[in-house]
Molecule: c-di-AMP riboswitch aptamer (ydaO/yuaA leader)
Organism: Planotetraspora kaengkrachanensis
RNA sequence: AGCGAGCGGCCGCCGAAUCCGCACCUCACGGAACCGGGGACCCACCUCUCUGGGGUGAAUCGGAGCGCUGACCCCCAGUCGGCCCGCCGUAGGGCACUUCCUGCCCGAACCCGUCAGCUAACCCGGUAGGCGGCAUGGAAGCAAGGA
Numbered sequence: 001a002g003c004g005a006g007c008g009g010c011c012g013c014c015g016a017a018u019c020c021g022c023a024c025c026u027c028a029c030g031g032a033a034c035c036g037g038g039g040a041c042c043c044a045c046c047u048c049u050c051u052g053g054g055g056u057g058a059a060u061c062g063g064a065g066c067g068c069u070g071a072c073c074c075c076c077a078g079u080c081g082g083c084c085c086g087c088c089g090u091a092g093g094g095c096a097c098u099u100c101c102u103g104c105c106c107g108a109a110c111c112c113g114u115c116a117g118c119u120a121a122c123c124c125g126g127u128a129g130g131c132g133g134c135a136u137g138g139a140a141g142c143a144a145g146g147a
Stems, first nucleotide, its partner, number of pairs: 010133005018032004033127006043117001052115001053112004061089003065085001067083006092106004097141005
């Protein structure tokens, strides 16, 4: 000098998941805001009920291949089905104001428990977690600040 790591502060991203007050030996609690679920008339469905059904979420749907396996077949080959592995797409979603183009990513996971269409009043819940450090670049629009 460079690289990497840790801690703190600050600035951001995905997401509803933030802020305030009180309490504080310890646990809690209340409010605002945002978010989700249940729940009439009317409307919708005239269907559904083991092929269960439903919810949060962008996270749905499809394809071929390798290997294993079952059935058909006398065998081989072939066909159909299932499982596993990763792969290729895709509805849809994200990337420091918005839109277009471009570039890069995601396309998971979990919950209810036989039960739920919409839905005013009303009722019941959540406020986690995970990442980044000039944020891809260009154009247009627009906002704020400074001089």